[in-house]
RNA sequence: GGGCCCUUAGCUCAGUUGGUAGAGCGCCUCAUUUGCACUGAGGAGGUCAGGAGUUCGAAUCCCCUAGGGUCCA
Numbered sequence: 001g002g003g004c005c006c007u008u009a010g011c012u013c014a015g016u017u018g019g020u021a022g023a024g025c026g027c028c029u030c031a032u033u034u035g036c037a038c039u040g041a042g043g044a045g046g047u048c049a050g051g052a053g054u055u056c057g058a059a060u061c062c063c064c065u066a067g068g069g070u071c072c073a
Base pairs, nucleotide, nucleotide: 001072002071003070004069005068006067007066010025011024012023013022019056027043028042029041030040031039049065050064051063053061
């Protein structure tokens, strides 16, 4: 220098044909308990790595950039 893959909640990851962003764990509140834990109910938390484009509409499609992984030179 070139090819391919990945980047979504604090962490691990879903989201497969473009149509209002989710799960588990963690965090907060309440119930339960003498208290803690467990369990149950509820809640907060995301400009989907950044930018630009296409589209009525983009996490999803195209392009550029950044970071990471891998292979080739």